[in-house]
């Protein structure tokens, strides 16, 4: 010091971005690429503070 869809990784108090990959579908003899669409988040985990927590505060796991 981090822990956020399958992976990666943004968010520093009020709508959880985005790339990857994953599915359908245009294309094409076909596959790939492109480009339309679609699903994926108990934000490690119990607690407190606050009208509202990923965000503040404390134990705990784990690296």
């Nucleotide at each position: 010091u981090g822990g956020u869809g399958g992976c990666c990784a943004a968010g520093u108090g009020g709508g959880a971005a985005g790339g990857c990959g994953u599915u359908g579908g245009u294309c094409u003899u076909g596959u790939a690429a492109a480009c339309c669409a679609a699903a994926c988040a108990u934000c490690a985990u119990g607690g407190g503070a606050u009208c509202a927590a990923c965000c503040c505060c404390c134990g705990u796991c784990c690296a």